Model confidence (mean pLDDT): 82 of 100. Predicted 3D model of a 1519-nucleotide RNA (small-subunit ribosomal RNA) from an uncultured prokaryote. RNAcentral holds the sequence, with entries from ENA.
RNA sequence: AGUUUGAUCCUGGCUCAGAACGAACGCUGGCGGCGUGCCUAACACAUGCAAGUCGAACGAGAAAGCACCUUCGGGUGUGAGUAAAGUGGCGCACGGGUGAGUAACACGUGAGUAAUCUACCCUAGGGUCCGGGACAACAUCUCGAAAGGGGUGCUAAUACCGGAUAAGACCACACCUGGUUUGCCAGGAGUGGUAAAAGGUGGCCUCUUCAUGAAAGCUAUUGCCUUGGGAUGAGCUCGCGGCCCAUCAGCAUUGGAUGGUGAGGUAACGGCUCACCAUAGCUAAGACGGGUAGCUGGUCUGAGAGGAUGAUCAGCCACACUGGAACUGAGACACGGUCCAGACUCCUACGGGAGGCAGCAGUGGGGAAUCUUGCGCAAUGGGCGAAAGCCUGACGCAGCGACGCCGCGUGAGUGAUGAAGGCCCUAGGGUUGUAAAGCUCUGUGGAGUGGGACGAAUAAGCCAUGGUUAAUUAAUACCCGUUGUGAUGACGGUACCUCUUUAGCAAGCACCGGCUAACUCUGUGCCAGCAGCCGCGGUAAGACAGAGGGUGCAAACGUUGUUCGGAAUUACUGGGCGUAAAGCGCGUGUAGGCUGUUCUGCAAGUCGGGUGUGAAAGCCCAGGGCUCAACCCUGGAAGUGCACUCGAAACUACAUAGCUUGAGUCCGGAAGAGGGUUGCGGAAUUACCGGUGUAGAGGUGAAAUUCGUAGAUAUCGGCAAGAAUAUUAGCGGCGAAGGCGGCUACCUGGACGGAGAUUGACGCUGAGGCACGAAAGCGUGGGGAGUAAACAGGAUUAGAUACCCUGGUAGUCCACGCCGUAAACGAUGUUCACUAGUUGAUCCAUUGCAUCCCGACGGAUUGACGCAAGCUAACGCGUUAAGUGAACCGCCUGGGGAGUACGGUCGUAAGAUUAAAACUCAAAGGAAUUGACGGGGGCCCGCACAAGCGGUGGAGCAUGUGGUUUAAUUCGAAGCAAUGCGAAGAACCUUACCUGGAUUUGACAUCCCGGGAAUCUUUUAGAAAAAUUAGAGUGCCCUUCGGGGAGCCCGGAGACAGGUGCUGCAUGGCUGUCGUCAGCUCGUGUCGUGAGAUGUUGGGUUAAGUCCCGCAACGAGCGCAACCCCUUUCUUUAGUUACCAUCAUUUAGUUGGGGACUCUAGAGAUACUGCCCCGGUUAACGGGGAGGAAGGUGGGGAUGACGUCAAGUCCUCAUGGCCUUUAUGUCCAGGGCUACACACGUGCUACAAUGGGCUGUACAAAGGGUUGCCACAUUGCGAGAUGAAGCUAAUCCCGUAAAGCAGUUCGUAGUUCGGAUUGGAGUCUGCAACUCGACUCCAUGAAGCUGGAAUCGCUAGUAAUCGUGGAUCAGCAUGCCACGGUGAAUACGUUCCCGGGCCUUGUACACACCGCCCGUCACACCAUGAGAGUUGGUUGUACCAGAAGUCGUUGGGCAAACCCUUCGGGGAUGCAGGCGCCUAAGGUAUGGCUGAUGAUUGGGGUGAAGUCGUAACAAGGUA
Repeated sequence: AGUUUGAUCCUGGCUCAGAACGAACGCUGGCGGCGUGCCUAACACAUGCAAGUCGAACGAGAAAGCACCUUCGGGUGUGAGUAAAGUGGCGCACGGGUGAGUAACACGUGAGUAAUCUACCCUAGGGUCCGGGACAACAUCUCGAAAGGGGUGCUAAUACCGGAUAAGACCACACCUGGUUUGCCAGGAGUGGUAAAAGGUGGCCUCUUCAUGAAAGCUAUUGCCUUGGGAUGAGCUCGCGGCCCAUCAGCAUUGGAUGGUGAGGUAACGGCUCACCAUAGCUAAGACGGGUAGCUGGUCUGAGAGGAUGAUCAGCCACACUGGAACUGAGACACGGUCCAGACUCCUACGGGAGGCAGCAGUGGGGAAUCUUGCGCAAUGGGCGAAAGCCUGACGCAGCGACGCCGCGUGAGUGAUGAAGGCCCUAGGGUUGUAAAGCUCUGUGGAGUGGGACGAAUAAGCCAUGGUUAAUUAAUACCCGUUGUGAUGACGGUACCUCUUUAGCAAGCACCGGCUAACUCUGUGCCAGCAGCCGCGGUAAGACAGAGGGUGCAAACGUUGUUCGGAAUUACUGGGCGUAAAGCGCGUGUAGGCUGUUCUGCAAGUCGGGUGUGAAAGCCCAGGGCUCAACCCUGGAAGUGCACUCGAAACUACAUAGCUUGAGUCCGGAAGAGGGUUGCGGAAUUACCGGUGUAGAGGUGAAAUUCGUAGAUAUCGGCAAGAAUAUUAGCGGCGAAGGCGGCUACCUGGACGGAGAUUGACGCUGAGGCACGAAAGCGUGGGGAGUAAACAGGAUUAGAUACCCUGGUAGUCCACGCCGUAAACGAUGUUCACUAGUUGAUCCAUUGCAUCCCGACGGAUUGACGCAAGCUAACGCGUUAAGUGAACCGCCUGGGGAGUACGGUCGUAAGAUUAAAACUCAAAGGAAUUGACGGGGGCCCGCACAAGCGGUGGAGCAUGUGGUUUAAUUCGAAGCAAUGCGAAGAACCUUACCUGGAUUUGACAUCCCGGGAAUCUUUUAGAAAAAUUAGAGUGCCCUUCGGGGAGCCCGGAGACAGGUGCUGCAUGGCUGUCGUCAGCUCGUGUCGUGAGAUGUUGGGUUAAGUCCCGCAACGAGCGCAACCCCUUUCUUUAGUUACCAUCAUUUAGUUGGGGACUCUAGAGAUACUGCCCCGGUUAACGGGGAGGAAGGUGGGGAUGACGUCAAGUCCUCAUGGCCUUUAUGUCCAGGGCUACACACGUGCUACAAUGGGCUGUACAAAGGGUUGCCACAUUGCGAGAUGAAGCUAAUCCCGUAAAGCAGUUCGUAGUUCGGAUUGGAGUCUGCAACUCGACUCCAUGAAGCUGGAAUCGCUAGUAAUCGUGGAUCAGCAUGCCACGGUGAAUACGUUCCCGGGCCUUGUACACACCGCCCGUCACACCAUGAGAGUUGGUUGUACCAGAAGUCGUUGGGCAAACCCUUCGGGGAUGCAGGCGCCUAAGGUAUGGCUGAUGAUUGGGGUGAAGUCGUAACAAGGUA
């Protein structure tokens, strides 16, 4: 930063961006430097190499080859005192590898060793004498396949042994001095005892002997013995430090366990071992057990504190096939030694033998994965040696791997016509892009040529020389120093340098929805796929795939894995717990933690100074070396630690002595459902008995089960039993909480007020422990009235294992004992202190004229309010804190799985307590906001109900729809808001559908070319389209008379046309609906962290967010209203085609005339709560009244806010995209849209007498009319026909209005009602009425007698009823749109149904209740518990057996050294062998812990559209 929401704040998890890696994988790959490379099988290993060396310790000692001689058999010399081997010395305990084991004094750090050792080395002192006997090698015999032995014989030593000597050393005894941790240590002197040695090499004769010279000897050197010191290394001991699990709580358990004494043993202390004695020891500051792990310097990360880690390098430890054991040695219990056991591998003659790569290479195996069977001892280091030198897979180098870090390159400059090509495009252009090409340059790397290192020198050695004419000596040696000389390079002909060469040979990977830098096109169509999280994909995908372009990094780039970070998400630094996860149900109290005040002391903590240490490397700083860097070198700093030491004394601790305010105690008061036990009371209920009394009672929404004629219910009297204690009663009281309620007595706890006295910090909290702890439940024994789980019945219901009703058992009650949990809640742990107020209640005390009441005041308890402040995410809390601080305890760390499993503890059981993991999700959650919703509430409105009138639903018909049918029955519309709707009119046309026939630049538009004017008439076959034939015919405009232009027709080519094809969920426009409902918003201000609120809410009022008042709001906009039209009244103007009072006239306003009236149509007026009264807040407004034609928006219309329904329409039109192009286009004929078991909607006509028929008679409005309306006349029964006047209309026509009124008839019937249906005959329109028109006449005369459940319209000139006109239209109207005539009833009212508005409330809804959501069952998959068991691992216990080996004992067999000897032997000493203790592997038996697996089984999780119900969310319909 992203992600929970419609939005918000918070809590909280998940995820990302960073850095790192011994990495791996994918793709790509030019060079170099420096590093680095089996993290897995401590799995098994072929082959080679990795530890030897010394002849100046010792004896012995080849061969080939070469040369010479030869009797040809051989010999001599050389090779050579060489090789190889042996005795002996030193080394092999270093170096190198690995991390299995180990939770330990293993490691780190700091001490101790007065409890110790230390080869080689250095230094100092002393010594190095005299003897002896063997054994290898070798020779020979012999066993064995081999490996390996055995016997006999010879021999040397710096091998082995005896003796002498003993300054010093060690031991014993006793003494002195100093120190000391009182254990002892150091030093000194004395007596006694014990233990040594080895020579080699070079040189020289001064002395002695032999006498050219040697030997003894001397000398130099190097060894050897002994002692002291040093250095180095090692052993042992101790303080402190660093993993997880308490679902490991006791271990030790008769044992060396803890200690003591003594002894043994060790280099050394020590139960290390043994004998005896005692009975101790460790543990909540985590013993014991289990799991995991080498530890550290460091490394990675981080601001730091921390967290993770322990490759390479360095220190320590452990291990060397597994287990055990010792030997040798200064040092080992020994990686390339020994013995034994085991497993494995190999050899074998089957009798026996051999082996140990966790050394360097390498092989197999395992694995995602990790290199060459290289070169060299040139350097550094190591072993041996006097040295030369030898050995050295340590090491130095090279090889392989982009594994990492660092550096370099793949070119540089110029170059616009902004080339071509690609991609996009609004078709203009843009972009790739100075990029390329072209021109001018450069030459790193690569390739080639030539030169060519540093690392290598005070090496060693040799020569010379100085000290040196010193000392010593015989010496010129030796010794020390200086100079000279002086060989040696694996890497490597490498680095580096020079020259030549060509832009030539050298760029990829990931990403581009947000986080996160980077965008378009095409394809795909919830497919294929992507994805770190959120999430993309269902036909316009910036998220898939490809392309173009872009972004990032670059010899790499991505992915995966792991660690830290971000994560304050374990919070020491640095978090929380009222409601988000989180306060134990409550008290008491142990350990622990914390603790009032004063003086003094001490110096453990604390603070300061100093000393030692804190290895090197690393990190950091400075300087330096590789061309730079990585890398390396030198120096410094740091290392926050530990130890020692010196000081300070404020605070803490500790010690001593005090103090009184914290805390207690005493005195005398007062309140109380505090607790326990006992006794007593009344009301009620029920049962029983008796009386009265009669048919019901009871119960419910309504009923029924039930009780009752065997007498119920009701009522009166009596008796019994149990339980609970009405009123008082109160956010009143008491109690730690749970909880406690009639009255009385007894026993008893605590808080409170008052006043003094007293103790003197005695205090707070409290892990474990212990006590208490509602209801339900359990056990034993009682009790049982009412009530009441279970159960039964009756209802309800689709079902009803429920809600309701009738019954009813445990239980509820008592005693005793368990259980130990609750929303045990203030969802708020206990204690102390501090921080504004206001107002109640209870108790106590004081005070006031007090007796009570009352007032004031002090304390305790218990409430309310409060934006005082403060806190809080908000809600809220607020002296009873959730404020500010202190002390202590408990608890939390995403949701689910789960408070579950397993294990432990408790319990008779139920169960409680403690308490996980796998797996799964990206949320789960808190508070508040706006909506929506509620079978929530309040207020209000509407033909919403009610009150009425008339209908629909039943019949017949008309019309539309569904369904069905069909070649087609074209398409759309779908609750209200589709269904007499699009369609204001389907016989053809329309027409979109079907069948058939045709046609392809097209029926239609534009452009181009050619021809022709257009146009009209006509022939043939055909259903027509279309094809075909013959004629007539030349117009308009301009003109330079040649021609050109416009328009039209025909032919041709292609661009294109065309589409009622799809998508109304890509759209515009238009429309419906909520709804003519009163609402919807904005600016500024204010409030709120914010979403938002306020305004717009409130009190009134209205038809209205209409207006008034009030108000942190003030204003404004779209709506309402008004402005517009019609109508109602009047005035005025005008007066034809309208009108006619007066005058004249006529059959007739017919004509003259009139301008009054009606009417027409222009302009005006009028109505505004203006006036009066009353109510109301002096308001808005309401009620009544007057006047008025009209009265409170007069009536009607037009007018439709923000928005909702992805509402309707691509078939009105327009339009993106897709599809089609000899067809889904176009033309034509016929058919269909008119079908018909059925269902629904809307209508018409009826069912009749308020009526039908007949006769007569009266009164409209508004319209229409030249392709028309048609008077009138004639004619027909009639529809109509034939003539024909008038009228382009206030003139003429449609045109008789009808109901009504007057009269007459019918008489309640399927009729003189009703008219369907059908037959016949006609009329009209039209090219044409068959499918399929309307009308007329005659005849026929169906259903239907007022319509079930249900449902519709209407509040006044309305409903109802009556007729009239118009649009469409050739014709066709019961539909639609208009017009007038006659003309009602009812409205108490707002409880209910429906819809709507405002306020409020709840919400788990926001796709918004057609919402959300729970559980079983069924299916698939996943992990997990139990499980008869099975099978491994590990670890105890008991016993058996016991290799090798040390130790002990024995030692009859054997034996050179020393002693004795009579020489036979004996002694001493030793060896073999035997025995014993201990003991590895092994075996038997039996346990613990842990893993895998197991028929079956339990629950859990997950999974677009399964089943059953509807438990929760609203009063969720039973809170």